[in-house]
RNA sequence: CUCUCGUCCAAGGGGAGUUCCAGCAUAGGAACUGAGAGGCCGCUGAUGCGCGGCGACCCGUCGAACCUGAUCCAGCUCGUACUGGCGUAGGGAUGGAAGACGGCCGGGAG
Numbered sequence: 001c002u003c004u005c006g007u008c009c010a011a012g013g014g015g016a017g018u019u020c021c022a023g024c025a026u027a028g029g030a031a032c033u034g035a036g037a038g039g040c041c042g043c044u045g046a047u048g049c050g051c052g053g054c055g056a057c058c059c060g061u062c063g064a065a066c067c068u069g070a071u072c073c074a075g076c077u078c079g080u081a082c083u084g085g086c087g088u089a090g091g092g093a094u095g096g097a098a099g100a101c102g103g104c105c106g107g108g109a110g
Stems, first nucleotide, its partner, number of pairs: 001110006007097004012059003017032005023049002039054005066091003072085004
């Protein structure tokens, strides 16, 4: 410098861990990280300690939200978390409406 996204409506995708203590019910208490670690309702129960719906939160192709590899590898930690790798890996949820022209601001691409 150029292009593009930003608004609204509707529908959608996703996760909920670790440590310690108590215990078998009111599916308990405390701490940590995190946007979120289960707020409400219902159901189930020991070969178990969870499941479903709603809510909160995050994410949607400019897609590391999240899943697989993975009970992965290195550092650190009580452990999760965190940092780096794996990773130009394989997957992953979007349609519609509006948009005059110009400008400012911010993200992305060249």

TPP riboswitch aptamer (THI element) from Fulvimarina endophytica, 110 nucleotides, folded computationally.
The source organism's lineage runs through Bacteria, Pseudomonadota, Alphaproteobacteria, Aurantimonadaceae and Fulvimarina.
Its mean pLDDT, the model's own confidence on a scale to 100, is 79.